Predicted 3D model of a 330-nucleotide part of an RNA (large-subunit ribosomal RNA, domain IV) from Trachelomonas scabra. The RNAcentral record of the full RNA draws on ENA. The coordinates come from a structure-prediction model, not an experiment, and the mean pLDDT is 85.
Context: one part of a larger RNA
RNA sequence: CUCUUUUCUAAGGAACUCGGCAAAAUGGCUCUGUAACUUCGGGAGAAAGAGUGCCUUAUUUUAUUUAAGGUUGCAACGACCAGGUCCAUACGACUGUUUAACAAAAACACAAGUCUCCGCUAAGUCAUAAAGACGAUGUAUGGGGGCUGACGCCUGCCCAGUGCCGGAAGGUUAAAGAAAUUGGUUAGCUUAGGCGAAGCUAGUAACUGAAGCCUCGGUGAACGGCGGUAGUAACUAUAACUAUCCAAAGGUAGCGAAAUUCCUUGUCAGGUAAGUUCUGACCCGCACGAAAGGCGUAACGAUAUGGACACUGUCUCAGAAAGAGACUCG
Numbered sequence: 001c002u003c004u005u006u007u008c009u010a011a012g013g014a015a016c017u018c019g020g021c022a023a024a025a026u027g028g029c030u031c032u033g034u035a036a037c038u039u040c041g042g043g044a045g046a047a048a049g050a051g052u053g054c055c056u057u058a059u060u061u062u063a064u065u066u067a068a069g070g071u072u073g074c075a076a077c078g079a080c081c082a083g084g085u086c087c088a089u090a091c092g093a094c095u096g097u098u099u100a101a102c103a104a105a106a107a108c109a110c111a112a113g114u115c116u117c118c119g120c121u122a123a124g125u126c127a128u129a130a131a132g133a134c135g136a137u138g139u140a141u142g143g144g145g146g147c148u149g150a151c152g153c154c155u156g157c158c159c160a161g162u163g164c165c166g167g168a169a170g171g172u173u174a175a176a177g178a179a180a181u182u183g184g185u186u187a188g189c190u191u192a193g194g195c196g197a198a199g200c201u202a203g204u205a206a207c208u209g210a211a212g213c214c215u216c217g218g219u220g221a222a223c224g225g226c227g228g229u230a231g232u233a234a235c236u237a238u239a240a241c242u243a244u245c246c247a248a249a250g251g252u253a254g255c256g257a258a259a260u261u262c263c264u265u266g267u268c269a270g271g272u273a274a275g276u277u278c279u280g281a282c283c284c285g286c287a288c289g290a291a292a293g294g295c296g297u298a299a300c301g302a303u304a305u306g307g308a309c310a311c312u313g314u315c316u317c318a319g320a321a322a323g324a325g326a327c328u329c330g
Stems, first nucleotide, its partner, number of pairs: 001325003005322005011316002015314001020311001028052005037042001039150001053071006072076001084309007091301002096108002112148007124134003151296004156226003161223002163219005170214003176208002180204006188195002227245005254288001255285001266282005
C1' cells in the first nucleotide's frame, strides 16, 4: 500500500449521493397508553412512556404470581438471540404467480361483473373429411369463448362504415332439370339442283332453380367513433347568447401540466435560507374520459416518488487497531 474482512473514533450529523446506497440505530418480556382514517374487522407492536438483577416478608396465590421493604454494580432481556418509526402521493384491492442464469413489477392470476355460444350423438378441442378420445361418468345454479378485474358511486351520445343477429317481398344467381331451336346423319321423295320424317348425335337455350350478395330492420360491457368558423354584454377582458358549415353522433359525469402536458422549470400556494423533484389548486386536455372501464377507496406491497424524527465515518476529513495479502528469509 491492497482487501466482495472486522472493530473504534473528537466536533458536526446526510453537508455525501441520481437516491440515506451502505452502515448505524430500533429490538425480548411486563405494564401504561395509543391518532387520522375505516369496508367497524382493522389501522395497532400505531405513536409515546415506565419497568426488568438478587434477597426478605405477607396475603396465601398455589402458574414462583402480586404487593411492600431491603441490597450490589457504570450497566440486571447484563453475553447471544432480537421490529427503526412517522407523514403524504401514484399504481395495483388483497394472499398468490412470473422472464431456471441481468427485469418480481404498476405485468399475469384472482374473487366478482358483463356479453356471447351450447338442449346433449351439446358447443368447443385433438385426429387422415376416420375410428376414437377430452368436454363428462357432467346437463344451462352446467360447459366453452371474449372483455373488465375486490368494494363504493357510476358506466353518457352515435347503428353512417365493419362485424354479428333477424326478416323474407323484390333484384342477382351455381350444379341440375328443361320447352323450343340449329347443325350432322338418312328411310323416303325428287324437276336430279336438292328437300328430308322418326331415331341417334353435336350445340344454343326460354323457363324452373338454394345459400350468399344487393335489400329491410335490430345490436356498443360488438370492431369502433364522439367537429369547425365568425360575431356578440354600458372600461377592458371574457362570452351565458347568436349566426353559419359539416357530420352517424359531436366527449356527458368524473378527473386533469397526470405513469397521459410538446411549449414547460406553465401560473399560484405550501414545504426549504435556497426546491427542474414533491403536495394542493387553476384548466390554455399539443394528444384524459367512462368494463382496451371513469372516479374514489380502508387494508395490503422486498413496488415507485417526496418529506420528517431517530441514527450514524455516507460526508466535512481523515485517523487508529485486529486479521489476510503484499515485502524479506526459507